Context: one part of a larger RNA
RNA sequence: GGAUGAACGCUCGCGGCAUGCUUAACACAUGAAAGUCGGAUGGGAAGUGGUGUUUCUAGUGGCAGACGGGUGAGUAACGUGUAAGAACCUACCCUUGGGAGGGGAACAACAACUAGAAACGACUGCUAAUACCCCAUAGGAUAAGGAGAAAAAGGAGGAAUCCGCCCAAGGAGGGGAUCACGUCUGAUUAGUUAGAUGGUGAGGCAAUGGCUUACCAAGGCGAUGAUAAGUAGUUGGUCCAAGAGGAUGAUCAGCCACACUGGGACUGAGACAUGGCCCAGACUCCUAUGGGAGGUAGCAGUGAGGAAUUUUUUGCAAUGGGCGAAAGCCUAAUGGAGCAAUGUCAUGUGAAGGCAGAAGGCCCAUGAGUUAUGAACUUCUUUUCUUGGAGAAGAAACAAUGACAGUAUCUGAGGAAUAAGCAUCGACUAGCUCUGUACCAACAACCGCAGUAAGACAGAGGAUGAAAGCAUUAUCU
Repeated sequence: GGAUGAACGCUCGCGGCAUGCUUAACACAUGAAAGUCGGAUGGGAAGUGGUGUUUCUAGUGGCAGACGGGUGAGUAACGUGUAAGAACCUACCCUUGGGAGGGGAACAACAACUAGAAACGACUGCUAAUACCCCAUAGGAUAAGGAGAAAAAGGAGGAAUCCGCCCAAGGAGGGGAUCACGUCUGAUUAGUUAGAUGGUGAGGCAAUGGCUUACCAAGGCGAUGAUAAGUAGUUGGUCCAAGAGGAUGAUCAGCCACACUGGGACUGAGACAUGGCCCAGACUCCUAUGGGAGGUAGCAGUGAGGAAUUUUUUGCAAUGGGCGAAAGCCUAAUGGAGCAAUGUCAUGUGAAGGCAGAAGGCCCAUGAGUUAUGAACUUCUUUUCUUGGAGAAGAAACAAUGACAGUAUCUGAGGAAUAAGCAUCGACUAGCUCUGUACCAACAACCGCAGUAAGACAGAGGAUGAAAGCAUUAUCU
């Protein structure tokens, strides 16, 4: 000099675009962040005199809650990065070939009764389905032979037809394993390992495999640094640098890990599951003391910690996601607005003329000099500002549909009107005098300055620098 997710001090006109708990993975009041389908289904309610029809949905059922969003505690590891191959799985989606015959028994809801303060139940009875079960059918697999196992569902429509269902093969995208190399510090850590290294049998998994187990062998790793310890998510990237390299890993994107702490499985194509379940623990809350409820490292917000980090805002109009035949519903993802000079870029605070070289200030050798064309004054302009008018693009897809927003932008009127501070001035380093102080008070990154003429302290005048910022502090280079 450059840089920063910065902070602090003084100051502050405006706009665009970004960014905003780096500390306590500390504790959390409140709201809302994941639902949807009545074209799977029985019933109920509203409405009507009744039928028909329409609307809603607590229950059963399906799909989705494994995505999206957050955080970086743990992890020195196949965690990640680059490269490679094989023993695997894959809901929804695409392509192809086949198929859906017959029958049955329940359980919620509901009704009756009943335990409990509540959370939530017990018992009896009735009932539907794309929920569940049985028979039939079968591509194939194993085998010397025999024996043995396995599918399906309907719904809408007047119909055509459409949407679904089952089996098999392939694809796409996704995922799980394996391996080579790279991946921080210190030897004042030198030995380490017991399912630990390999084999056989068995089990298990979607799959290879000590993954697990019984037996057997005596292995495996290590100064090319094992083991133990400390520190740490990682990469694309970011900052500095001519480069080599050093530092770093905020925002954005990929991967990983975690969800109050520890453990466990269930469901499912997929989880050992942030707003699911069970157990234990700490903490908080309710209670009739018998027992229950909770988890913001989602978005806002509160307390605490800290030098320090925003609104308990708006809309699903766009992009995307879930469900649905669709209309549509949901979406703190996301699009916006708000706050903050936190950064960056742009722009302004007027322009031209104007010597009596005005007053005042400062200095002074009393002539002058300087502030200074600066002001006043004259003539203009209106970026901004105030106030009227018009008014978008973003909407795809004929029409309709815009949160932002009466915003951006355009246009009329008004009037120089609304808008400059900060640091420094001994050398480094651009910029100097006076007054006060007198080794005092102070300054200072370093050298140093101050003891009566201080260009270094304090004030004033002047000057210099960058400028809506300027200095300081911290860190990297």
Small-subunit ribosomal RNA, 5' domain from Picea sitchensis, 477 nucleotides, folded computationally. Rfam family: Bacterial small subunit ribosomal RNA. The source organism's lineage runs through Eukaryota, Viridiplantae, Spermatophyta, Acrogymnospermae and Picea. RNAcentral holds the full RNA, with entries from SILVA. The coordinates come from a structure-prediction model, not an experiment, and the mean pLDDT is 83.